Background
A computed fold for a 96-nucleotide RNA from uncultured Faecousia sp., annotated as SAM riboswitch aptamer (S box leader). The RNAcentral record of the sequence draws on MGnify. Its Rfam family is "SAM riboswitch aptamer (S box leader)". About the family: The SAM riboswitch is found upstream of a number of genes which code for proteins involved in methionine or cysteine biosynthesis in Gram-positive bacteria. NCBI's taxonomy places the organism under Bacteria, Clostridia, Eubacteriales, Oscillospiraceae, Faecousia.

RNA sequence: CUUAUCGAGAGUGGCGGAGGGACCGGCCCGAUGAAGCCCGACAACCUGCGAAAAUCGCAAGGUGCCAAUUCCGGCGAUGAAGUAUCGACAGAUGAG
Numbered sequence: 001c002u003u004a005u006c007g008a009g010a011g012u013g014g015c016g017g018a019g020g021g022a023c024c025g026g027c028c029c030g031a032u033g034a035a036g037c038c039c040g041a042c043a044a045c046c047u048g049c050g051a052a053a054a055u056c057g058c059a060a061g062g063u064g065c066c067a068a069u070u071c072c073g074g075c076g077a078u079g080a081a082g083u084a085u086c087g088a089c090a091g092a093u094g095a096g
Base pairs, nucleotide, nucleotide: 001096002095003094004093005092006091011039013038014037015036019029020028021027023074024073025072026071040066042064045062046061047059048058049057050056051055070090075087076086077085078084
């Protein structure tokens, strides 16, 4: 850079000790224990196997993930406006 997905799912565990939710603004989570590490779970993008195949099923080796829709908004459209809906941007993850 291209492309697909992002409204589902997942811990009463061990170590650890004050931060965390990308950024900004909110609003939250956190000593009834944050981040991080280990274990475990979830999921099924790649992968393996099977089915003629679109595709589906099984497994779980490589990733990923385990508060809140990507927590909400940040730009635009519709709308008198509030609210709301939709789309983009940004971001995350996989594959190339």